[in-house]
Predicted 3D model of an 88-nucleotide RNA (Bacterial small signal recognition particle RNA) from a Sphingomonadaceae bacterium. The prediction has a mean pLDDT of 75. Rfam family: Bacterial small signal recognition particle RNA. Rfam describes the family as follows. The signal recognition particle (SRP) is a universally conserved ribonucleoprotein involved in the co-translational targeting of proteins to membranes. Rfam classes the family as a non-coding RNA gene. It is recorded under the gene name ffs. RNAcentral holds the sequence, with entries from ENA. NCBI's taxonomy places the organism under Bacteria, Pseudomonadati, Pseudomonadota, Alphaproteobacteria, Sphingomonadaceae.

RNA sequence: AGCCGGCGCGGGCGUGCCCCUCGCCAACCCGGUCAGGUCCGGAAGGAAGCAGCCGUAACGAAUUCGGGCGCGGGUCGCGCCGGUUCCC
Repeated sequence: AGCCGGCGCGGGCGUGCCCCUCGCCAACCCGGUCAGGUCCGGAAGGAAGCAGCCGUAACGAAUUCGGGCGCGGGUCGCGCCGGUUCCC
C1' cells in the first nucleotide's frame, strides 16, 4: 500500500409512528357560554341547566413540504480494531 471482516460516528436513501394541515365533531355518559323555560328568593338577585353556539377528545383525509422519535441496508465518507497479501 491492496484486499477481507468487525465496531463507532456522521451524511444520504428507504420505511413505520407522532406532530404540524384539513374535515367532522360528541343526543346523555367531555369542557365553556348558556336564549327560552325551571328552581330558590318579598324583591334585588342567585342556582342548576336543555336547545343553540364555541372548543376539545375520538374518528376520518392528506401525508407534498417541514419537525420529532425509531428501524433497516448488495448506500457514501471518516476513524479505530483484527486477518491476509505485497513493497521498502